About this RNA
A computed fold for a 341-nucleotide RNA from Methylotenera sp., annotated as Bacterial RNase P class A. It matches the Rfam family "Bacterial RNase P class A". About the family: Ribonuclease P (RNase P) is a ubiquitous endoribonuclease, found in archaea, bacteria and eukarya as well as chloroplasts and mitochondria. It is annotated as a ribozyme. The prediction has a mean pLDDT of 76.

């Protein structure tokens, strides 16, 4: 000091005043008062993948559908992450060309770090290959040869007398894999028409206080598609009517930080500390002042004056990923090249 790239943090702080929301505590019958701590993100977004966790439900097989594909390692798990390989891709700068009086400038060329890969099987079968060419896998144009498209050569093409290609085309082969989803579910309290219409299947034997019970049997229903088992005795499907209110699901978690050891790593163990939103037409905000950082302009400089608080954007049951969009700032690190010491 050129050029390329990983990674992590931060996305203002403190004070005051007023406003909203929740939680604990006191007081109050009860509305409310007082006092204390708290209060929307690195992607809260997409809803694209894995769960947790509810329900179907007592709960399975087996087809069938779906999903992943080099090894080997993390995780609850993953189509995620890590580490090897292999294939790609990759900037200055040397260096070739060419342009220019010259600085420059434009193309070619390798390669490091990084980046990023729909990665098992073409001799199970099936489909499909643009243009050229007669013909692209059962196929035969020209020339010579042969009984014989037999056998050599020649054209066209990246491939032609066949063990070519292509599986983010079917397929096959390993592995895995219930379904619905917080609008899921569970309690309360209120209304109303336990309305009406179509349809499915239903015998047998016993017993009996003659209401009804037990047992088989078919038959229905349920279980995301089909069938077998299982479970149940009643159900499907429309059509009107009522209610749609309140509580809880709901926030201590595969949590967070920190130090230490194992590990190439991602990760795991262990000590210690921490409590960090639960709204429900949906809260979380507004001003003022100092500090800090960014730009601007005066200035040699200290400094000074001014303007910004930004971009992308807003929890809704919660958690590890992926991918998308961003203004700034600060920090640590890999690589290659010239120069000085």
């Nucleotide at each position: 000091g050129a050029a390329g790239c990983u990674g992590g943090c931060u996305a203002g702080a403190c004070a005051g005043u007023c406003g909203c929301c929740g939680c604990u505590u006191g007081c109050g019958c009860a509305a409310g008062c007082a006092a204390g701590g708290g209060g929307a993100g690195g992607a809260a977004a997409g809803u694209c993948c894995g769960g947790g966790c509810u329900g179907c439900a007592u709960a399975g097989a087996g087809c069938g559908g779906g999903a992943u594909g080099a090894c080997g390692g993390c995780u609850a798990a993953c189509g995620g992450c890590c580490g090897u390989a292999c294939g790609u891709u990759g900037a200055a700068a040397g260096c070739u060309u060419g342009g220019g009086u010259a600085a420059c400038c434009a193309a070619g060329u390798a390669u490091a770090a990084g980046g990023c890969g729909c990665g098992g099987a073409a001799u199970a079968g099936g489909g499909c290959c643009a243009c050229a060419g007669a013909g692209a896998c059962g196929a035969g144009c020209g020339u010579a040869u042969u009984a014989a498209g037999u056998u050599a050569c020649g054209g066209u093409g990246a491939a032609a007398c066949g063990c070519g290609g292509u599986a983010a085309c079917c397929u096959c082969c390993a592995u895995c894999u219930g379904c619905a989803g917080c609008a899921a579910g569970a309690c309360c309290a209120a209304a109303u028409a336990g309305g009406c219409u179509a349809g499915u299947a239903u015998u047998u034997a016993c017993c009996u206080u003659c209401g009804g019970g037990u047992a088989a049997u078919c038959g229905g229903c349920g279980u995301g598609g089909c069938u077998c088992g299982c479970g149940u005795c009643a159900c499907u499907a429309g059509c009107g009517g009522g209610u749609a209110g309140g509580u809880u699901g709901c926030u201590u978690g595969a949590g967070c930080g920190u130090a230490c050891g194992a590990g190439u790593a991602a990760u795991c163990g262990u000590g210690c500390g921490c409590c960090u939103a639960g709204a429900u037409g949906a809260a979380u905000g507004a001003c003022u002042g100092u500090c800090a950082g960014u730009c601007u302009u005066a200035g040699u400089a200290a400094u000074a004056a001014g303007a910004c608080c930004u971009a992308c954007a807003g929890a809704a049951c919660c958690c590890g990923g992926c991918u998308u969009a961003u203004c700034g700032g600060c920090c640590a690190g890999c690589u290659u090249c010239a120069c000085u010491u």